[in-house]
């Protein structure tokens, strides 16, 4: 890079460097940002997908030592179909986990 599957309104930030931008990508809304964005690092947290043990026959409950992940705002919203027109359902496009090519 690509395919399958399962989540994706919940939860959880200080310092250091750094110096203007950032929120996935195109349009529009808004919203963060010199009381310092991004990226980089250090350290804490969070969550529980893999894992660890107990039940159990594939469910439940408990836990965090080790691989990812994540730590403004629902994946910030809206775009496309459907609806009784809405914090409503669903497509897609992202995420991110575990297997596979």
């Nucleotide at each position: 890079u690509u395919g399958u599957u399962a989540u994706c309104a919940a939860g959880a930030a200080a310092g250091g460097u750094g110096a203007a931008g950032g929120g996935a990508a195109u349009a529009g809304a808004c919203c963060c940002u010199a009381u310092g964005a991004a990226g980089c690092c250090u350290u804490a947290g969070c969550a529980a997908c893999c894992c660890u043990c107990g039940u159990u026959c594939u469910u439940c409950g408990a836990g965090a030592a080790g691989g990812u992940g994540c730590u403004a705002a629902a994946u910030u919203c809206u775009a496309c179909c459907c609806c009784a027109a809405u914090u409503g359902g669903g497509a897609g496009a992202g995420a991110u986990a575990a297997c596979g090519a």
Predicted 3D model of a 101-nucleotide RNA (SAM riboswitch aptamer (S box leader)).
Of the family's consensus pairs, 97% are formed in the model.
Rfam family: SAM riboswitch aptamer (S box leader). Its family is annotated with regulation of gene expression in the Gene Ontology. About the family: The SAM riboswitch is found upstream of a number of genes which code for proteins involved in methionine or cysteine biosynthesis in Gram-positive bacteria.
Its mean pLDDT, the model's own confidence on a scale to 100, is 85.